The RNA shown here (Glycine riboswitch aptamer) has 89 nucleotides and comes from a soil metagenome. Model confidence (mean pLDDT): 77 of 100.
RNA sequence: GUACGGGAGAGUCCCCUCACCGCCAGUGCGGGGCGCCGAAGGAGCAAUCCUCCCCAGGACCACCAACCUCUCAGGCACCCGGACCGCAC
Numbered sequence: 001g002u003a004c005g006g007g008a009g010a011g012u013c014c015c016c017u018c019a020c021c022g023c024c025a026g027u028g029c030g031g032g033g034c035g036c037c038g039a040a041g042g043a044g045c046a047a048u049c050c051u052c053c054c055c056a057g058g059a060c061c062a063c064c065a066a067c068c069u070c071u072c073a074g075g076c077a078c079c080c081g082g083a084c085c086g087c088a089c
Stems, first nucleotide, its partner, number of pairs: 001089002004086003011034001013033004018028003035076003041072001042070003049058003
C1' cells in the first nucleotide's frame, strides 16, 4: 500500500424549490439558516538547552507528537466516508 472484517460522535430542527399525489396532507432529493460533532485531511502547542537533588529561576532563531486543542475542510436518518484495530499478501 491492497483485500476482507470491526469502527464512535453530533438536529433528518426551521424555511424554500422540485418530484410523487385530483386537492389537503404526507414522503423523497436538493438549496439556505441556525445549532452541534471530530476519528479523512489540515493547522497549533510539550519535553528536548543552562543553573539545579527536588523546588525554583533563566534561555528558547529553528527542529519537534497525539485519537490534546482549533473547527478551515469534512461530518450530524440510511448509504458512502471514517482515525484506529484484527487478519492475509